A computed fold for a 388-nucleotide RNA from an Actinomycetota bacterium, annotated as Bacterial RNase P class A. Its mean pLDDT, the model's own confidence on a scale to 100, is 76.
[in-house]
């Protein structure tokens, strides 16, 4: 000085003014059916790092007096944190980088099945295309030997046939049923030694644990894939603020069916089992008002001490939106980042002008994770190069 890694804050406005909204206090008028309206003037306060998605996991409320068992459904290396999670920390292993760091649907393939196209003899206990090797046969040609001179016998390369052994070379293929150097063999072969890798049993040492290291014995050599099916451990009631209550106010019930003994109806499906005297389907009617749930909560700041860390304790502090058709918004000045445009320039930047930049909007709350985003800032690591 470039190049990557990785965590973090901020959210284009800020200030100050003016008009104008909502919640709350509070003050002062005013209506009144005295229950409460309703207006004006102060004061504080008033959208996000994702309020988006509704993927998870919780409080909260009901079913409901509490259960089992099957279906289903979620997780899968350990060991920590957390209400608790498919979520964070940290280790372990395998992968991919020079590295810093990243990724991982990380249990089981000798319980079962099922899949691996095509080429290949053959892809689960397999298998012979080219090849090798011995055995029979026969064909050309050389030697020999015999010969009644037609030939016959034996033997050598070399070719064709037959069946036999082989699985070592060599082809295909992503992969060929361990590599590699000998022994032995007709010719091979873990058949059988050395050495090595895998794999399996003991056995010793570190570690809470996944794991990891080193002895030692076996000739065992058993592909891949479970984000196929599927075993295996180990968690899981349903619906959800349009849960769910209170209050006021209105109306109008009728027919059928089954049932009060648990066969009706309720507890997501199913079976038990518990509980009620009610319930099911059609026809018809009347309401949609007002309040609570609704914001102080696994709350948010500082400090400290425990821990590799996530995160936990203590002790001080602060009160930071609660709308219901849905509130926060318009002007005015100042300064002001991103960014254009001309000048200069020790190339580090200065200077003047203009300009005013994303995604994107509470709705019962919170832990998260996933996705969008125009950008500016900072920190700590790694790696190349230079110069001190």
């Nucleotide at each position: 000085a470039c190049g990557g890694g990785u965590c973090g804050a901020c959210g284009a406005g800020a200030c100050g003014g003016u008009c104008g909204c909502g919640u709350u206090g509070u003050u002062c008028u005013u209506c009144u059916u005295a229950g409460g309206g309703a207006g004006a003037g102060c004061a504080c306060c008033g959208a996000g790092g994702a309020a988006c998605g509704u993927c998870c996991g919780g409080g909260c409320u009901c079913c409901a007096u509490a259960g089992a068992g099957c279906a289903g459904g979620g997780c899968g290396g350990u060991g920590g944190g957390u209400a608790a999670c498919a979520c964070c920390c940290a280790c372990c292993c395998g992968g991919a980088g020079c590295a810093a760091u990243c990724c991982g649907c990380g249990a089981g393939a000798c319980a079962g099945u099922g899949c691996a196209a095509c080429a290949g003899a053959a892809a689960g206990c397999a298998g012979a295309c080219c090849g090798c090797c011995a055995c029979c046969g026969g064909c050309c040609u050389g030697u020999g030997c015999c010969u009644u001179c037609g030939g016959g016998c034996a033997u050598a390369u070399g070719c064709c046939g037959g069946g036999g052994g082989u699985a070592a070379g060599g082809g295909u293929g992503a992969a060929a049923c361990g590599g590699c150097g000998g022994u032995g063999u007709a010719a091979g072969a873990g058949a059988c030694c050395a050495c090595c890798a895998g794999g399996a049993g003991c056995c010793c040492g570190a570690g809470u644990g996944a794991u990891c290291g080193g002895g030692u014995u076996c000739g065992c050599u058993a592909u891949g894939u479970a984000a196929a099916c599927c075993u295996c451990g180990c968690c899981c009631g349903g619906a959800g603020c349009a849960a769910g209550g209170u209050c006021a106010g209105a109306c109008a019930g009728g027919a059928a069916g089954c049932g009060u003994u648990a066969c009706g109806g309720g507890c997501u499906g199913c079976u038990c089992g518990c509980c009620c005297a009610g319930u099911u389907u059609c026809c018809g009617g009347g309401u949609a008002g007002a309040c609570c749930g609704c914001u102080a909560g696994a709350g948010g700041u500082g400090u400290g001490c425990g821990g590799c860390a996530a995160c936990g304790c203590a002790c001080a502090u602060c009160g930071u939106a609660g709308a219901u058709a849905g509130a926060u918004g318009g002007c005015c000045g100042u300064c002001g980042a991103a960014g254009g445009c001309g000048c200069c320039u020790u190339c580090g930047g200065g200077c003047g002008c203009c300009g005013g930049g994303a995604c994107a909007g509470a709705a019962c709350c919170c832990g998260g994770c996933g996705u969008a985003c125009g950008g500016u800032c900072g920190g700590c690591c790694c790696g190349u190069u230079u110069g001190c």